The RNA shown here (SAM riboswitch aptamer (S box leader)) has 114 nucleotides and comes from Hymenobacter gelipurpurascens.
RNA sequence: UACUUAUCCAGAAAGACCGAGGGAUUGGGCCCUAUGACGUCUUAGCAACCUGAAAUAAAACAAGGUGCUAAUUCCCUUUUCAAACCGUUUCGGCGGUCUGGAAGAAGAUAAGAA
Numbered sequence: 001u002a003c004u005u006a007u008c009c010a011g012a013a014a015g016a017c018c019g020a021g022g023g024a025u026u027g028g029g030c031c032c033u034a035u036g037a038c039g040u041c042u043u044a045g046c047a048a049c050c051u052g053a054a055a056u057a058a059a060a061c062a063a064g065g066u067g068c069u070a071a072u073u074c075c076c077u078u079u080u081c082a083a084a085c086c087g088u089u090u091c092g093g094c095g096g097u098c099u100g101g102a103a104g105a106a107g108a109u110a111a112g113a114a
Stems, first nucleotide, its partner, number of pairs: 001114001003112006013043005021032003027076003044069003049065002052061001073106001078103005084097005
C1' cells in the first nucleotide's frame, strides 16, 4: 500500500511548548480558534479490538499491545423508501422542496492475511 472481517448516535482533559489556521476528501452548511485552536510532549482518563490465570463459554477486571479523550465519522452530498407541501398532467404519473428511515460510497480503528 491494496484485501478480508468486525465496529463507528455511548464514554473520557489537565499542564507545558508552539503560533494560525483547524474540523480526512469535492461542493455546501455549521462549528472550534489569539480567553491560543490544530499539532507535539508529559501526566491523567475512557474503552475493551487483541492479549492476560485454570477445560471451555459467559460475565467481571484492566497489568500489557493498539486505539480514543468538541460537536453521531459534526451534518448533507449517491441510491432507495415513506410522509407533508408546491407545480404540472393526456389522470397513469412526472418534477421540485423539506423531514424521517434504510442501503451504499468514502473514511477511522482493531484483528487477520498477502

RNAcentral holds the sequence, with entries from Ribocentre. The prediction has a mean pLDDT of 81. The organism belongs to Hymenobacter, within Bacteria. Its Rfam family is "SAM riboswitch aptamer (S box leader)". Rfam's curators write: The SAM riboswitch is found upstream of a number of genes which code for proteins involved in methionine or cysteine biosynthesis in Gram-positive bacteria.